[in-house]
Two RNAs folded together computationally: RNase P RNA and transfer RNA, 431 nucleotides in total. The prediction has a mean pLDDT of 77. Rfam match: Bacterial RNase P class A. It is annotated as a ribozyme. Rfam links the family to the GO terms dimeric ribonuclease P complex, tRNA processing and ribonuclease P activity. Rfam's curators write: Ribonuclease P (RNase P) is a ubiquitous endoribonuclease, found in archaea, bacteria and eukarya as well as chloroplasts and mitochondria.
RNA sequence: GGAGCUGGCUAGGCCGUCGCUGGUGCAUGGUGUCGAAAGACCGCACUGGAGGAACGUCCGGACUGCAUAGGGAAGCGUAGGAGGUAACACCUCUGCACCGACCGCCGAAAGGUCUAAGGUGACGAUUAGAGCAACAGAGACGAGCCGCUUAAGUGCGGGUGAAACGGGCAAUCUCUACGCGCAGCAAUACCAAAUAGGCCAACACGUGAAACUUCGGUUUUGCAACCUGCGUUCCGUAGGUUGUUGGCGGGUAGGUAGCACCGAGCCGCUUGGGUGACCAGCGGCCCAGAUGAAUGACGGUCACGGUGGGGGCAACCCCACUGCACAAAAUCCGGCGUAUCGGCCAGCUUCACAC
RNA sequence: GGGGGAUUAGCUCAGUUGGUAGAGCAGCGGACUCUUAAUCCGUUUGUCGCGAGUUCGACCCUCGCAUCCCCCACCA
Repeated sequence: GGAGCUGGCUAGGCCGUCGCUGGUGCAUGGUGUCGAAAGACCGCACUGGAGGAACGUCCGGACUGCAUAGGGAAGCGUAGGAGGUAACACCUCUGCACCGACCGCCGAAAGGUCUAAGGUGACGAUUAGAGCAACAGAGACGAGCCGCUUAAGUGCGGGUGAAACGGGCAAUCUCUACGCGCAGCAAUACCAAAUAGGCCAACACGUGAAACUUCGGUUUUGCAACCUGCGUUCCGUAGGUUGUUGGCGGGUAGGUAGCACCGAGCCGCUUGGGUGACCAGCGGCCCAGAUGAAUGACGGUCACGGUGGGGGCAACCCCACUGCACAAAAUCCGGCGUAUCGGCCAGCUUCACAC
Repeated sequence: GGGGGAUUAGCUCAGUUGGUAGAGCAGCGGACUCUUAAUCCGUUUGUCGCGAGUUCGACCCUCGCAUCCCCCACCA
């Protein structure tokens, strides 16, 4: 210097003016503004304010609700081995299989072969049982064309085909081992208002015991039946049969919490353990929370990159223009996948050259 | 933000790993008719949304992506 790879960081900085929004402090305390109410808003200072993917109804959870999520079936998911993690289909190490450049070898060439770093793997089971293999071919679970051979389709070859036999396919059904309740912040909890707490339907007939009784009946409780209970189904279980469910219809579409400061949190370490993922220890930090949806606009300057021009042997210097692609929080976190302008850093393998 | 579906000829829709795919309407040609319509006969149309994987072989099975449609508030 060429080729092939792996991992990490960044995605402009600073200053000024105006504007938006969360928090904290001070102030405002009024018959204030909006509103029917619940409630929201009102000034100043300080301080925080969109991503590496915020994207993907692809996984795993946290959290909330369903009387308890109890036990099964069906259904769904995972799959070499051992670890990491809150958990995972994720990550790490390792086994096996496949892919994989230069050079070398074979070849007229195309190409083939051997493979390094590295990459991919939906990698359990074919004697538990079923099923599939068009066309071609004699034949695709027991079959037999052609040639040679043999006591014998017995053995060895050829042809057809992806595959010719005690074989192939399980991202065919299935079996084995392990795991899984279901929904989702539009979950839920609360406040105010309004209307039509309107209409219809189902909940059968009953039965035992106790108490009361005006002897007509009433109440409580058990059984049975029916209905409802956040995926289907069975058992169990809870509730209702003057209150539950379903259907039709009507009203309001207003406000608060959930909601970001305790997080499986983030950053750093020439600390210890481990091959590693990671674990422990020490030090430091608090880092958006909107709800028709804030995080912006303008100017200056600096750095970096690109384009053009000029000077210069070159390094480099000056001037002008340009500022990027994918794209935007909406309950949150750990991953995987997808899209993508530009810049920077570290390492591995191999070949050639020079010293 | 969360969830449920769909994508096949110009249009509307079928299609269970084995012919590289069908029906109706539309289009084109012919017959019939004075002419047209109707009717009859024949016929064209497609990388099955895109990509990868499994398999000998994929419209179909699996994974990823793209586009389109639908649902998700409260009251007694």